Molecule: small-subunit ribosomal RNA
Organism: uncultured organism
RNA sequence: GGCGGCGUGCUUAACACAUGCAAGUCAAUGGUAAAGUCUCAGCUUGCUGAGAUGAGUAUACUGGCGGAUGGGUGAGUAACACGUAGGUAAUCUACCUACAGGACAGGGAUAACACAGCUAACGCGGUGCUAAUACCUGAUAAAGCGAUUGUUAUAAGAGAUGGUCGUUAACGGCUGGCAUUAGCUAGCGCCUGUAGAUGAGCCUGCGUCCCAUUAGUUAGUUGGUAGGGUAACGGCCUACCAAGGCGACGAUGGGUAGCCGGCCUGAGAGGGUGAGCGGCCACACUGGGACUGAGAUACGGCCCAGACUCCUACGGGAGGCAGCAGUGAGGAAUAUUGCGCAAUGGCCGAAAGGUUGACGCAGCGACGCCGCGUGAGGGAUGAAGCUUUUAGGAGUGUAAACCUCUGUUAGGAGGGAAGAAUAACGGCAAUUCGAACAGGGUUGUCGGAUACCGGUACCUCCAGAGGAAGCCCCGGCUAACUCCGUGCCAGCAGCCGCGGUAAUACGGGGGGGGCUAGCGUUGUCCGGAAUUACUGGGCGUAAAGGGCGCGUAGGCGGGAUAGCAAGUCAGUGGUGCAAACUUGAGGCUUAACUUUGAGCUUGCCAUUGAUACUGUUAUUCUUGAGUUCGGCAGAGGGAAGUGGAAUUCCUGGUGUAGCGGUGAAAUGCGUAGAUAUCAGGAAGAACACCGGUGGCGAAGGCGGCUUCCUGGUCCGAUACUGACGCUGAGGCGCGAAAGCGCGGGGAGCGAACAGGAUUAGAUACCCUGGUAGUCCGCGCUGUAAACGAUGGGUACUAGGUGUUGGUUGUAGAGAUCAGCGCCGGAGUAAACGCAUUAAGUACCCCGCCUGGGGAAUACGGUCGCAAGACUGAAACUCAAAGGAAUUGACGGGGGCCCGCACAAGCGGUGGAGCAUGUGGUUUAACUCGAUGCAACGCGAAGAACCUUACCUGGGCUUGAACUGCAGGUGCUAUCUCCUGAAAGGGAGUUUCCUUCGGGACACCUGUAGAGGUGCUGCAUGGCUGUCGUCAGCUCGUGCUGUGAGGUGUUGGGUUAAGUCCCGCAACGAGCGCAACCCCUGUCCCUAGUUGCCAUCAGGUCAAGCUGGGAACUCUAGGGGGACUGCCCCGGAUAACGGGGAGGAAGGUGGGGAUGACGUCAAGUCAUCAUGGCCCUUACGUCCAGGGCUACACACGUGCUACAAUGGCCGGUACAACGGGUAGCGAGACAGUGAUGUGGAGCAAAUCCCUUAAAACCGGUCUCAGUUCAGAUUGCAGUCUGCAACCCGACUGCAUGAAGUUGGAAUCGCUAGUAAUCGCGGAUCAGCAUGCCGCGGUGAUACGUUCCCGGGCCUUGUACACACCGCCCGUCACGCCAUGGGAGUCGGUAGCACCCGAAGCCGGUGGCCUAAUUCCGAUUUAUCGGAAGGGGAGCCGUCGAAGGUGAGACCGUAACUGGGGCGAAGUC
Repeated sequence: GGCGGCGUGCUUAACACAUGCAAGUCAAUGGUAAAGUCUCAGCUUGCUGAGAUGAGUAUACUGGCGGAUGGGUGAGUAACACGUAGGUAAUCUACCUACAGGACAGGGAUAACACAGCUAACGCGGUGCUAAUACCUGAUAAAGCGAUUGUUAUAAGAGAUGGUCGUUAACGGCUGGCAUUAGCUAGCGCCUGUAGAUGAGCCUGCGUCCCAUUAGUUAGUUGGUAGGGUAACGGCCUACCAAGGCGACGAUGGGUAGCCGGCCUGAGAGGGUGAGCGGCCACACUGGGACUGAGAUACGGCCCAGACUCCUACGGGAGGCAGCAGUGAGGAAUAUUGCGCAAUGGCCGAAAGGUUGACGCAGCGACGCCGCGUGAGGGAUGAAGCUUUUAGGAGUGUAAACCUCUGUUAGGAGGGAAGAAUAACGGCAAUUCGAACAGGGUUGUCGGAUACCGGUACCUCCAGAGGAAGCCCCGGCUAACUCCGUGCCAGCAGCCGCGGUAAUACGGGGGGGGCUAGCGUUGUCCGGAAUUACUGGGCGUAAAGGGCGCGUAGGCGGGAUAGCAAGUCAGUGGUGCAAACUUGAGGCUUAACUUUGAGCUUGCCAUUGAUACUGUUAUUCUUGAGUUCGGCAGAGGGAAGUGGAAUUCCUGGUGUAGCGGUGAAAUGCGUAGAUAUCAGGAAGAACACCGGUGGCGAAGGCGGCUUCCUGGUCCGAUACUGACGCUGAGGCGCGAAAGCGCGGGGAGCGAACAGGAUUAGAUACCCUGGUAGUCCGCGCUGUAAACGAUGGGUACUAGGUGUUGGUUGUAGAGAUCAGCGCCGGAGUAAACGCAUUAAGUACCCCGCCUGGGGAAUACGGUCGCAAGACUGAAACUCAAAGGAAUUGACGGGGGCCCGCACAAGCGGUGGAGCAUGUGGUUUAACUCGAUGCAACGCGAAGAACCUUACCUGGGCUUGAACUGCAGGUGCUAUCUCCUGAAAGGGAGUUUCCUUCGGGACACCUGUAGAGGUGCUGCAUGGCUGUCGUCAGCUCGUGCUGUGAGGUGUUGGGUUAAGUCCCGCAACGAGCGCAACCCCUGUCCCUAGUUGCCAUCAGGUCAAGCUGGGAACUCUAGGGGGACUGCCCCGGAUAACGGGGAGGAAGGUGGGGAUGACGUCAAGUCAUCAUGGCCCUUACGUCCAGGGCUACACACGUGCUACAAUGGCCGGUACAACGGGUAGCGAGACAGUGAUGUGGAGCAAAUCCCUUAAAACCGGUCUCAGUUCAGAUUGCAGUCUGCAACCCGACUGCAUGAAGUUGGAAUCGCUAGUAAUCGCGGAUCAGCAUGCCGCGGUGAUACGUUCCCGGGCCUUGUACACACCGCCCGUCACGCCAUGGGAGUCGGUAGCACCCGAAGCCGGUGGCCUAAUUCCGAUUUAUCGGAAGGGGAGCCGUCGAAGGUGAGACCGUAACUGGGGCGAAGUC
């Protein structure tokens, strides 16, 4: 959430069930109602009785057939259960069909019923009567059955077919017709036999899940003989005999499961599954059992046991929905206590008919599939609304409104099917039975009743766009984008991942995309997944070759010939049900659905043929393999012996103070004589040199020499055997080191241990000692990075080079066989690499792998003395773990190189005082920013007010400044006065132009909007710092690599330089370097004032002062010059380097400007600009005062010093860069001075600032806290300024602190540099130790080991927010799953024993017993007895449930072990 059609609907509790229904029926039989109605009789007129009808009906009983089908379910079952193909000569089969034959004579009972009883009930027994198609006896029997005997097919057994003997049957009734005297006839029924059909039983081949952490199993077990039993073979059962049967081709055990046709998926092969429909099986509350029957071990039958439910009078009974509905329960979840037997089918019946929850229909559920609709056309002013916006617009959108139509569906009205025909019965025809012109059967034809659905489908008409659209999604995968909200919150999420203030990923809105009566989610299965690889994978390094050999089973196997035909191939036949699937055609309006034909059914069986290959049989061959003969090499193995060097120890001698050990030491040894040295002796272990990618061995491994024993390879040659071969699951053996047991041995070394060091610690590395052990014998262990991380075998496929052994050789070389190495081609490989010793090309066999962790684990098993080894999981958890290669980064890796990086020096900082900045603290405020280098005399080139952003207080609110619009006022503007700290407030006064409309200006009100140094530098632009003026960073084309990438840019040289040269699969190019630009150093040219003055002249105290000059200096324009150009040497003949000449300058002359690609989310929202957010009588704005100047403290940067290379006094000399009109300010004068008075000159090469200082000369001081140093403080002043209190600079006098060269540590500097000396400027009213400039005087470097930083090459890497990386383990806390576990309580399947129900079978026969037989009796149709047969009861075997016991497996558990996962915990 509109409609219809066709399907489908308890996947869970085979859990329990109320109620109703789901299996009955019948011309067999006997008996036989009642109510009601009618009639009659009686009379106490509302009762009784009788008859008829109901009715031979209903119902029950006896009997027949059917209840073994149909319907349900899937618990059990791993099995001949199922599938498929066969067998049954080892079998049965009711009803049905065909054929043949038969049906005779008798008998005794018993239900129902009647009577009288018991019981609560269910029911039960007693007496009496009766029938049958119920039961029994006899007869007849063969083609049945049994025995026996012939014939015949067959390899045999078992069959088929004859003879003889024995033995076994029946139901007759009903209905109709004709006759009526038995009867005849038709149909149905009954019996026997044969055959068929159908169904069933049994047997066999093949196929059919998981676990080997289930490896042995089995006593009726396997076979035989005999018997029993069955429809039937058979250990199916019993007795006896034998000892077999099954099993790695997986027995046994455990787990799971109904099987199949099919269904889902897939290209297929496969994988999953077994709902509905169809076949088979199993089950019917659970377990056991038989009876009946054609058929059952029986869903709606029986018996027993058990559990459960119900009834009960407590004695006892009843029940079984896994039939259809329905109820409860369980569950995520699954329908009506419907209608009908009209159709199809079943059962019964002769039929009518009855019955049927099978079935046909309807109901419920969008559960699935299919179909239809919710309208169609026109319609722009692109309406409104909503969303968005760059504010213009855009989108929703022809969508709507509106106009014109249509009429599906739903609604109303009317009409109205198909599904139904066979029947019964009647007529006709044919045929058949019959004596029949009775009649019946069969067939055909005509007539002929019957509809749950349902007045449904369908058709027509009416009115009318009217009643009918939702769900999911929009970051990528994946079609579809924006706004707002939120701010790692809330939330999303299939994977990757989104969300921490601009979220296309969350939530909402708008818009869009997809599907559509549905849409999305969840679960399951297949696919993708070649990710279990048969098709179709792998194992050097990603997971994966067994440590190695010998060898069993198995697998595979050389050449030739012949036979067979198992595999293989071909033909034919059978089967492979139907449905399904594919396809042709058809029927419902279409489709889904359905009908019909064909295909398919990939398989199995039978048969005929072929013989290449495989197989098999036979014969044969020599090349594979082996044997024989002759040689060679070797640390191959075992045993015995033997040798020297070294070490340690012992004895003795010499000898004296140390030895030893280390980075340095100490422990240790030594005056009781060590170490050293000499001689002698002892012991054990190992074998220097040779010695070698040399040798040998299967691997582990093997090394002095000699002898003995012994295995294997290789080479050469002859003959022989004749495929004898390869591999190898299990099995057996060998197997380093360490370890274990027993016994020896013990020199050195040396786990553990002790001591000494090192260290933050040092259970280590180093040192001194030292026990097991190392060695030998015997035994065990059985593992290693047991590695070539590469299993074995065979064959094939370019080479080069070295070496070992043999053969050959011209004995130099070379050739060849067998090894051991390196390089390399094709090929191969993800790449690295491998490459005749393959990781190449193929074949054969074995072992092994299937994401990481958990896990070299647990449990179980086997082995071991133990340690432990082998085998070897799961839960849980992660979204990766891993390989190879690439580019970076990093390394207490390597190589080369550079830099005031170190070193060599000079001077500082760190100590003092002061200045200044910062942190911290304080405060009303001490505004803000900058924070390792690369913040800290930084923004700030200058905070008394201002600045100013901060605080306190006083004010304003369209505002201090800006723009527009609308309206209003010319007053508040100016000036004066009052008040106030000022801002402001109050009072008075009073505009300009005009074309007279108004405008300018100012103000007020309103509205847009201003304003913000408020936040975010992690939203940004711009600018800047830094690596770093380091030499690097890239591109095009080409080449190369699967690719990332590489090459170029690496290499050899060289440079300051990716500078240049050479080489080179590279060739070129760009940004950087260098150069071009500026300053400076030299010369020339031009020009010559304000600058200059050599010559000439004049002139002054002096002076370029003047005339003049244009030489010089200088000024400022232009140019030259330097380029390794020249010479020598080195170098590759190059680049280049070293030296030299010349030159003012020499190898980029010196300095500056110039900063590649990029890095640091570096700095700045407070220079400026700017997105977003925030404030709007305030976070805006005005004013006054205060603060930014605080002060226990810490740090940075500086100044001045600590003095004699100095201080002070006096004298004398030499600059450069700059600045100046709101300015610089001369000379002169005043003042001790700061400065003042005054104002010449100068908008400046002209005048002024402007005396430079250090230096030099002379004097003084004489090592002191001083004649050093100047802080601090007092007084008095000067200047600037509205104003120097907080809080300016300077001057004079006075005062005279710390400080005597500075710990650890640390900074700068390589030449006109450091150091030192002064001068100028910006800012600025004033204020400079800061900053930016200028000149004067004027020092040291052997060198690159180390520290720091950087560049190139190379190497390793588990790093890539890149070492400030990554990352390991314990501990603490929380959660989760799991192992062990004293035990304890349950569950499951078996084993042993006990008890033993029902029941089958066997036995028994005191008891019971109508039919048949015999005997007797008599009342002659009965009684009694006996036999035979049968039975209850009893006994026995088996036997379910139950009980007992010992184990197995599963669950559960205090505690305990490790494991996994968790937030920024700890070591």